[in-house]
RNA sequence: GCCGCUCCCCGGGCGAUCGCGGUUUCUUCUUUCGGGAAGGGAUCGAGGAAAGUCCGGACACCACAGGGCAGCGUGCCUCGUGAAAACGAGGGACAGGUUUCCGCGAGGAGCCUGGACGGAAAGUGCAGCAGAAAACAAACCGCCCCGAUUCGUCGGGGUAAGGGUGAAAAGGUGGGGUAAGAGCCCACCGCGCCGAAGGCAACAACGGUGGCACGGUAAACCCCGCGCGGUGCAAGACAGAACAGGAGAAGGGUCGCUCGCCCGCUGAAUCUCCGGGUAUUAGUCGCAGUCCAUUUCGGUGGGCUCCCGCUUCGGCGGGAAGAGAAAUGAUCGUCGAAUCCUGCAAAGGCGGGAGGAACAGAAUCCGGCUUACAGGGGAGCGGCCGCU
RNA sequence: GCCUGUGUAGCUCAGGGGUAGAGCAGCUCAUUCGUAAUGAGCAGGUCGCCGGUUCAAUUCCGGCCACAGGCUCCA
Numbered sequence: 001g002c003c004g005c006u007c008c009c010c011g012g013g014c015g016a017u018c019g020c021g022g023u024u025u026c027u028u029c030u031u032u033c034g035g036g037a038a039g040g041g042a043u044c045g046a047g048g049a050a051a052g053u054c055c056g057g058a059c060a061c062c063a064c065a066g067g068g069c070a071g072c073g074u075g076c077c078u079c080g081u082g083a084a085a086a087c088g089a090g091g092g093a094c095a096g097g098u099u100u101c102c103g104c105g106a107g108g109a110g111c112c113u114g115g116a117c118g119g120a121a122a123g124u125g126c127a128g129c130a131g132a133a134a135a136c137a138a139a140c141c142g143c144c145c146c147g148a149u150u151c152g153u154c155g156g157g158g159u160a161a162g163g164g165u166g167a168a169a170a171g172g173u174g175g176g177g178u179a180a181g182a183g184c185c186c187a188c189c190g191c192g193c194c195g196a197a198g199g200c201a202a203c204a205a206c207g208g209u210g211g212c213a214c215g216g217u218a219a220a221c222c223c224c225g226c227g228c229g230g231u232g233c234a235a236g237a238c239a240g241a242a243c244a245g246g247a248g249a250a251g252g253g254u255c256g257c258u259c260g261c262c263c264g265c266u267g268a269a270u271c272u273c274c275g276g277g278u279a280u281u282a283g284u285c286g287c288a289g290u291c292c293a294u295u296u297c298g299g300u301g302g303g304c305u306c307c308c309g310c311u312u313c314g315g316c317g318g319g320a321a322g323a324g325a326a327a328u329g330a331u332c333g334u335c336g337a338a339u340c341c342u343g344c345a346a347a348g349g350c351g352g353g354a355g356g357a358a359c360a361g362a363a364u365c366c367g368g369c370u371u372a373c374a375g376g377g378g379a380g381c382g383g384c385c386g387c388u
Numbered sequence: 389g390c391c392u393g394u395g396u397a398g399c400u401c402a403g404g405g406g407u408a409g410a411g412c413a414g415c416u417c418a419u420u421c422g423u424a425a426u427g428a429g430c431a432g433g434u435c436g437c438c439g440g441u442u443c444a445a446u447u448c449c450g451g452c453c454a455c456a457g458g459c460u461c462c463a
Stems, first nucleotide, its partner, number of pairs: 001384010012335007020045011047359001051370002054368005059232004071228005076091006092117001094114005100109003118223002123221002125217002140163002142159007171189006190212001191210005198203001236285003239280001245274005254268002289304006305320006339354006389459007398412004406443001414430005436452005
């Protein structure tokens, strides 16, 4: 210098004009006196994922939520952070790979990568096709023995060393042994069990033992340990017409019972109250930096953190996205990364021109996970090349 | 915004570990003078996509994508 991996940060900047939403303030107009409309000023206005809604919580209501069953989630060990989920560091079992080392070999060690990893010696289930045989093993070919034979073979028995099938064939290598074979016997390797140096632990050096049972699957049922009540801000709280309903009052003027009048009765019209909680162009709060005090519940005052402006450097003033299905933008100028073209040139250097920035869009809030993402910067590690 | 469900042939749907099916539609043949109906046969599949578990995945697990449905209060 080039390439790759991991982690972290940024993810267009500045100015002008116009526009949008929130808060606040001023002016004008209007008003049913609650408010409303228009215009101006100040100030604030998306993200690392705001996304998916996959986990965990805050908060609210349901009996401030307790017991059991069912169901769901979760699952090696240690340490750390954390409210929890989760994340980080280190280690171990196991699996895959290996141009290294040891061994005659089976195999072992080292290194690299992965590592959703309780239990398969509690029970149940499953394994198509192929293959003779698939979990109480099994005899198709082959091998060996016996018998028969028309000499082509046929029948019976033994055998899991060899062939073949399969994802998987019931330990492996070497030797002994045998009719042929076989853990049948022996040594070693592997595996299981027991003990155990060591280690906080998961685990395990090493020793003994078993002739090898006890193959796989629990992201199959299941068993064991631990955890989990449900619904989600469209949770929920508050204000609240009109119509209909209920209770009462007043009245004897009107209408109905009744064609007229009187009395009576009953209902409506009138007024007051009630419950319910609808409309309220989806009201107000929940709801927005945070904490405290106070309150007539509208606010007010104070402390702290951060940002902007002014400053006599003591401070002063302003502000902290959150709305109604939802604002955060557009144009111009300028600076500009990637990328492309090209000149001088040979340095990985110095110029010129074109070009003009990814994924994406807050909706109660917070912590994680997952997914999408042009480009730039930084740190660490690995490989290759050049020079010293 | 919050909560659920579903993706399998052109369409509508079964199948829930053993290699893919039904009905309708399509094509060919038969039947008919011809068509329809009927009968026989055939073709058609990334089981939405990507990983994982398993000998084996449409099915089980995880993550994405698309589509559909439900949800204020009261009456």
Background
Two RNAs folded together computationally: RNase P RNA and transfer RNA, 463 nucleotides in total. It holds a member of the Rfam family "Bacterial RNase P class A". By type it is a ribozyme.